[in-house]
Context: one part of a larger RNA
RNA sequence: CUGGGCGUAAAGCGCGUGUAGGCGGCUCUUCAAGUCAGACGUGAAAGCCCCGGGCUUAACUCGGGAACUGCGUUUGAUACUGUCGAGCUAGAGUGUGGAAGGGGCGAUUGGAAUUCCGUGUGUAGCGGUGAAAUGCGUAGAUAUACGGAGGAACACCAGAGGCGAAGGCGGAUCGCUGGGCCAACACUGACGCUGAGACGCGAAAGCUAGGGGAGCAAACGGGAUUAGAUACCCCGGUAGUCCUAGCCUUAAACGAUGCUGACUUGGUGUUCCCGGUUUUAAGUCCGGGGGUGCCGGAGCUAACGCGUUAAGUCAGCCGCCUGGGGAGUACGGUCGCAAGGCUGAAACUC
Numbered sequence: 001c002u003g004g005g006c007g008u009a010a011a012g013c014g015c016g017u018g019u020a021g022g023c024g025g026c027u028c029u030u031c032a033a034g035u036c037a038g039a040c041g042u043g044a045a046a047g048c049c050c051c052g053g054g055c056u057u058a059a060c061u062c063g064g065g066a067a068c069u070g071c072g073u074u075u076g077a078u079a080c081u082g083u084c085g086a087g088c089u090a091g092a093g094u095g096u097g098g099a100a101g102g103g104g105c106g107a108u109u110g111g112a113a114u115u116c117c118g119u120g121u122g123u124a125g126c127g128g129u130g131a132a133a134u135g136c137g138u139a140g141a142u143a144u145a146c147g148g149a150g151g152a153a154c155a156c157c158a159g160a161g162g163c164g165a166a167g168g169c170g171g172a173u174c175g176c177u178g179g180g181c182c183a184a185c186a187c188u189g190a191c192g193c194u195g196a197g198a199c200g201c202g203a204a205a206g207c208u209a210g211g212g213g214a215g216c217a218a219a220c221g222g223g224a225u226u227a228g229a230u231a232c233c234c235c236g237g238u239a240g241u242c243c244u245a246g247c248c249u250u251a252a253a254c255g256a257u258g259c260u261g262a263c264u265u266g267g268u269g270u271u272c273c274c275g276g277u278u279u280u281a282a283g284u285c286c287g288g289g290g291g292u293g294c295c296g297g298a299g300c301u302a303a304c305g306c307g308u309u310a311a312g313u314c315a316g317c318c319g320c321c322u323g324g325g326g327a328g329u330a331c332g333g334u335c336g337c338a339a340g341g342c343u344g345a346a347a348c349u350c
Base pairs, nucleotide, nucleotide: 003322004321005320006319007304008303012318014201015200016199017198021194022193023192025088026087027086028085031082033081034080035077036076037075038074039073040072041071042070049065050064051063052062053061054060091191092188093187094186095185096183097182098181103177104176105175106174107173108172109171110154115149116148117147118146119145120144121143125136126135162169163168206247207246208245209244210243211242215241216240220236221235222234223233258317259316260315261314262313263312266295267294268293269292270291271290272289273288274287275286276285299306300305323350324349325348332343333342334341335340
């Protein structure tokens, strides 16, 4: 370089925005760069291949041919690609009018519960377990009533339901704000797709500084269990969990399935929008569109299974894989405060 692949065997970057590059709708036109054809020049000889000759044959060698798939010059062709110009509306986008939503950010606010504090009632237990013990309690606990403090999370609604690119998002109200969807038209006129680098976002844990700290709870202490028990169970309990600012950048970051577009039998739920029908009345019936599930046809698949939300049939672009261990290690580079991240071998061995 080529080939075959990437749901589960090795393999889809955690997700997006987007630079270069690659690729790119319909009609007409220009040029003729790619492309195609002819001619000419060149493509040394030897060798390879074909035909024939010479050594008794062969190897070897001699002659001729073919080939040298290439390059250059030139003359043409113009379907396709490209280029110039003009136009179009089916891709993409803008406007108008609607409906839905835990999409994001900020502020304010509510009730239940846990814990703690105060006061009252009340008395000997409470708690915990398989059973116990540590623990708490006559300095009055547990239980119960009222009041107060503080932090965190939001029962029911709640759904195989909704929103978001992913991570993720759930009490209520207000403000600011992103995206998608539907309907009928109007407008722009290919403005598109993908995306090496780059940039941004990115659960939890962790880190820095300052706050906060109810509950929970690594570490740690104690009680049990056990042969032991650095555990599982129990009583405590500090970081942390929460907030602000800044880092870290990982994950079974999963649909283990990259993004975009086109095409290809169906059935049945659910959610949002629109139209129609029905006497008025539609969550309920019929039809159209956008999501999200289940079941299945052809086809695909090693099988499992996938199956218009494809893993079917195609096209464009990116990423990645190439036997197991060594090893996501070493070295170097780079990023980070650190922890460590990213990049990423070889010897050796089976």

A computed fold for a 350-nucleotide part of an RNA from an uncultured bacterium, annotated as small-subunit ribosomal RNA, central domain. The prediction has a mean pLDDT of 91. RNAcentral holds the full RNA, with entries from ENA and SILVA.